[in-house]
Transfer RNA from Parasporobacterium sp., 73 nucleotides, folded computationally. The same sequence occurs in records of 2 taxa. It matches the Rfam family "tRNA". By type it is a transfer RNA.
């Protein structure tokens, strides 16, 4: 150089035919318990890898671009 596939809260990840941003753990706060650990109710955290196009509307389609990972040369 060129194919391919991947990038979403602090960690792992889900998102189906383009329309509500969500799940587990962890994190705070309140019960229950002398305490812890557990169990319960609730909460804060996301410019969805960066630019850009398209549409009435993009995590989702399209182009280019970093970064990881394979695979050819």
């Nucleotide at each position: 150089g060129g194919g391919g596939u991947u990038a979403u809260g602090g960690c792992g990840c889900a998102g189906u035919u383009g329309g509500g941003a969500g799940c587990g753990c962890g994190c705070c706060u309140g019960c229950a318990u002398g305490g812890c650990a557990u169990g319960c109710a609730g909460g804060a955290g996301g410019u969805c890898g960066c630019g850009a196009g398209u549409u009435c509307a993009a995590g989702u389609c399209u182009c280019g671009u970093u970064g990881g990972c394979u695979c050819c040369a």